Predicted 3D model of a 73-nucleotide RNA (transfer RNA) from a Tepidisphaeraceae bacterium. RNAcentral holds the sequence, with entries from ENA and MGnify. RNAcentral records the identical sequence in 2 taxa. The coordinates come from a structure-prediction model, not an experiment, and the mean pLDDT is 83. Rfam family: tRNA. Rfam classes the family as a transfer RNA.

RNA sequence: GGGCGUGUAGCUCAAAGGUUAGAGCGACGCACUCAUAAUGCGCUGGUUCCGGGUUCGAGUCCCGGCGCGCCCA
Repeated sequence: GGGCGUGUAGCUCAAAGGUUAGAGCGACGCACUCAUAAUGCGCUGGUUCCGGGUUCGAGUCCCGGCGCGCCCA
């Protein structure tokens, strides 16, 4: 330099173009305990990487950029 894939919560991941973008783990609070852990209950969570385009409507489709991974040179 070229090709392919990928980017969503602190982490790992969902979400067929249409309801208020969710789950698990984690953090925090309470209960339980002499105490911690475990467990139970509650609660906390997001500029969906950036900029454009298509559409009545974009996390999703298209284009460009940036980051990451793999392959080729």